[in-house]
Context: one part of a larger RNA
RNA sequence: CGUGCACGGUGGAUGCCUUGGCAGUCAGAGGCGAUGAAGGACGUUGUAACCUGCGAUAAGGUUCGGGGAGCUGGUAAACAAGCUUUGAUCCGGACAUUUCCGAAUGGGGAAACCCACCUAUUUAUAGGUAUCUUUUGCGUGAAUACAUAACGCAUUAGAGGCGAACCCGGGGAACUGAAACAUCUAAGUACCCGGAGGAAAAGAAAUCAACCGAGAUUCCCUAAGUAGCGGCGAGCGAACGGGGAUUAGCCCUUAAGCAAUAAUGUAGUUAGAAGAAGGCGCUGGAAAGCGCCGCCAUAGUGGGUGAUAGCCCCGUAUUCAAAAACUUAUUUAUUGUGAAAUCGAGUAGGACGGGACACGUGAUAUCCUGUCUGAACAUGGGGGGACCAUCCUCCAAGGCUAAAUACUCCUGACUGACCGAUAGUGAACCAGUACCGUGAGGGAAAGGCGAAAAGAACCCCUGUGAGGGGAGUGAAAUAGAUCCUGAAACCGUGUACGU
Numbered sequence: 001c002g003u004g005c006a007c008g009g010u011g012g013a014u015g016c017c018u019u020g021g022c023a024g025u026c027a028g029a030g031g032c033g034a035u036g037a038a039g040g041a042c043g044u045u046g047u048a049a050c051c052u053g054c055g056a057u058a059a060g061g062u063u064c065g066g067g068g069a070g071c072u073g074g075u076a077a078a079c080a081a082g083c084u085u086u087g088a089u090c091c092g093g094a095c096a097u098u099u100c101c102g103a104a105u106g107g108g109g110a111a112a113c114c115c116a117c118c119u120a121u122u123u124a125u126a127g128g129u130a131u132c133u134u135u136u137g138c139g140u141g142a143a144u145a146c147a148u149a150a151c152g153c154a155u156u157a158g159a160g161g162c163g164a165a166c167c168c169g170g171g172g173a174a175c176u177g178a179a180a181c182a183u184c185u186a187a188g189u190a191c192c193c194g195g196a197g198g199a200a201a202a203g204a205a206a207u208c209a210a211c212c213g214a215g216a217u218u219c220c221c222u223a224a225g226u227a228g229c230g231g232c233g234a235g236c237g238a239a240c241g242g243g244g245a246u247u248a249g250c251c252c253u254u255a256a257g258c259a260a261u262a263a264u265g266u267a268g269u270u271a272g273a274a275g276a277a278g279g280c281g282c283u284g285g286a287a288a289g290c291g292c293c294g295c296c297a298u299a300g301u302g303g304g305u306g307a308u309a310g311c312c313c314c315g316u317a318u319u320c321a322a323a324a325a326c327u328u329a330u331u332u333a334u335u336g337u338g339a340a341a342u343c344g345a346g347u348a349g350g351a352c353g354g355g356a357c358a359c360g361u362g363a364u365a366u367c368c369u370g371u372c373u374g375a376a377c378a379u380g381g382g383g384g385g386a387c388c389a390u391c392c393u394c395c396a397a398g399g400c401u402a403a404a405u406a407c408u409c410c411u412g413a414c415u416g417a418c419c420g421a422u423a424g425u426g427a428a429c430c431a432g433u434a435c436c437g438u439g440a441g442g443g444a445a446a447g448g449c450g451a452a453a454a455g456a457a458c459c460c461c462u463g464u465g466a467g468g469g470g471a472g473u474g475a476a477a478u479a480g481a482u483c484c485u486g487a488a489a490c491c492g493u494g495u496a497c498g499u
Stems, first nucleotide, its partner, number of pairs: 001498009015484001016448002020419002022416007029408002031162002039101003042055003046079001049075003061095006070083003106115003116129006131159003136154005166197001167195005177184001181231001207214002218245005228236002249400003252344001257337007267327004272320003278293005294311002296300001302314003349373008359385001380395005435442002455483001458470004
């Protein structure tokens, strides 16, 4: 030095576990905000820090309910000082307080700061003072004489900002594909802007159909990758009809609907209450295991308890419950809205240029309209995919409308041939943290003693160390806090053999 065996160190794989995630189902909710939001800064406990809660009334105040013995949030024990059956802590409803910044709104500003004015009174407090739109009043007052516009002041009501997706509208790419590329595609996608609601949008035929008929809209299945469109390339891609979901019609012509309030009183939500039935023996540290004999069940979902418990505990099935607040079914009444207009004229149609229709201008109907034009008036007008006739069908140029449909920042219950700490969210742990970056932004690692701290009194070595040896606890300490299990790489000690 190598090999074998034995025993260790290091390391943290594996197994087991789960506080956390992921994906759903069914319900709820679908907004918050000048009555100052979302999000923060700074404070706040007998306390140095952080988290949680709260706001100078500051881990809280008042009140009304629930509940019934301990309590003064967590890491985090001890002490101190207190509260509590005259009902505390705790849970729920309502109310009060709610510093400063932030739309931030008196002016300013390098957010959480600086500096004002007016009014009132108790003289140290309260209220007011942004901008835009709107109502009303007053004043000033132009072209322009009266006036009006405009402006100013006061007054009334509203808006502003935030928020995950879904929705409607206004704008609107490129990479890419076409095996290059220009029409085309990607795609009316991404993205930007405006607006709204719990849904939005659409909607009661100037619609389809085909000589039979249907009867608003929306969504799903089909028709169908069909008919078509297309450098007829790449690709794009219907409708009629059929089957379903859900159904609802109305107004401008005095009324369908909607909203608020009041009465009626149904069902729920926000705390909760009652809630069946087991003992003995054995093993063991511990019984829920095993054995014997029982019981309950509208309850054998689930969780906990020193191993695997229907009958030990919390619960579960089932049945009940609200002072207060909110939602809600039915019916009735009142008020408001509907309410603009007068059956739709600079409209339909036409020309040119674009756009939308599955349809790229094509033989191209239909819809929208930038420019220019421009009818008829129900004895009329539109459409039926060039166009004409016949026939059929409908009535534009005004408006409202639930449901079926889309989505989930959020709440509750439940589910999983979903994950189980390199997985599952980036984040099971004080994570959008530490850290990196001027900044936009990027972005981790990190779970497990034990049933219970019983977390090792006391003694010894030592630097009043670190660490260790005894003792003790414990079922176990090679479970000792670098703590379950403890693989491999890697490093040793002892021994045997080989060289």
Source information: Predicted 3D model of a 499-nucleotide part of an RNA (large-subunit ribosomal RNA, domain I) from Neptuniibacter marinus. The organism belongs to Neptuniibacter, within Bacteria. It matches the Rfam family "Bacterial large subunit ribosomal RNA". Model confidence (mean pLDDT): 84 of 100.